[in-house]
RNA sequence: GGAGUCGGCCAGGCAGCCGCCGCACGCAAGUGCGGAGGAAAGUCCGGGCUCCGCAGAGCGGGAUGCAGGGUAACACCCUGGCACGGCGACGUGACGAACAGGGCCACAGAGACGAGUCCCGAGGGCAACUUCGGGGGUGAAACGCGGCAACCUCCAUCCGGAGCAACACCAAAUAGGCAAGCGCGCGGCGUUCAAGCGCCGCUCAAGGCCGGCUCGGCCGAGCUUGCGGGUAGGUGGCUAGAACCCCGGAGCAAUCCGGGGUCCAGAGGAAUGGCUGCCGAUUGCGGCGGGUAAAACCGCGCGCCAUCACAGAACCCGGCUUACCGGCCGUACUCCCUUG
Numbered sequence: 001g002g003a004g005u006c007g008g009c010c011a012g013g014c015a016g017c018c019g020c021c022g023c024a025c026g027c028a029a030g031u032g033c034g035g036a037g038g039a040a041a042g043u044c045c046g047g048g049c050u051c052c053g054c055a056g057a058g059c060g061g062g063a064u065g066c067a068g069g070g071u072a073a074c075a076c077c078c079u080g081g082c083a084c085g086g087c088g089a090c091g092u093g094a095c096g097a098a099c100a101g102g103g104c105c106a107c108a109g110a111g112a113c114g115a116g117u118c119c120c121g122a123g124g125g126c127a128a129c130u131u132c133g134g135g136g137g138u139g140a141a142a143c144g145c146g147g148c149a150a151c152c153u154c155c156a157u158c159c160g161g162a163g164c165a166a167c168a169c170c171a172a173a174u175a176g177g178c179a180a181g182c183g184c185g186c187g188g189c190g191u192u193c194a195a196g197c198g199c200c201g202c203u204c205a206a207g208g209c210c211g212g213c214u215c216g217g218c219c220g221a222g223c224u225u226g227c228g229g230g231u232a233g234g235u236g237g238c239u240a241g242a243a244c245c246c247c248g249g250a251g252c253a254a255u256c257c258g259g260g261g262u263c264c265a266g267a268g269g270a271a272u273g274g275c276u277g278c279c280g281a282u283u284g285c286g287g288c289g290g291g292u293a294a295a296a297c298c299g300c301g302c303g304c305c306a307u308c309a310c311a312g313a314a315c316c317c318g319g320c321u322u323a324c325c326g327g328c329c330g331u332a333c334u335c336c337c338u339u340g
Stems, first nucleotide, its partner, number of pairs: 001336005006330005012279007020035006037310001041321002044319005049163004061159005066080005081095001082093004096154002101152002103148003113144001118136002120133005167236004177227006185202007207219004243262008280308003284304003287300004
């Protein structure tokens, strides 16, 4: 100097003005404070929390699978072993069991686990054929306690179900339910011994409505009060937590222990935005400088326009996976070249 490996971090910045959501103060106007992410995503694992279920055990089902450790727990993480890939730093791995049993083993090959006879040699037989021995050939594997369990299975360990639309509380209108009081014409049907109750119909009788009266019309057996459940709606759950930062200690590490400090979104058809200015980075166009015969090419953000990745919380937390313009860091590590 070049090419890489591992780990970690940032995710345009600042200011002004105008808004949006939450909290505090205020009678109010308003003021102050806070307001997305490393993945808030996929909802794939594991927990907390809530409700339901549950004597105990078993069957069934599911998950995991080298060893040790970490953790609330895990399919996650750390360390080590083994296998594979890489010159290497390093990366990847469902990595228990094939003498419990079943099943499968492409193509090639005579034959793929039942054994068998394609080729050669020797013996027997008239022959078909048969016995023995040896190698060749095919193939990932050829008879050898063959291979495959990401086939069933066996072994070991673990696992109840549903999810914040969980769940709890408050609570309209209308229509059902229950009770009490008042009222209750006629007919039919059902039930019943009957009363009664329920349903259907009739009239213009009681009663009611059409703003006060009359006519007329309509409703017509119910009316009133109380209680109770549910719905709409509202409130809680709801953000102080396996939390974050700093220091010290234990440990190779994951991680744990101790001390100090901080409060850091809680919306809910769902806020977290817009404009302007300056700065930063970058594509394009132009300019300037170098370079060239002319170009190509290299440099300078000097000017203009533009852009600034992936992506948006919805009960919370630990992981995994996926997406991501560009950039930075480590006196980390590896290989190659050159010079001393």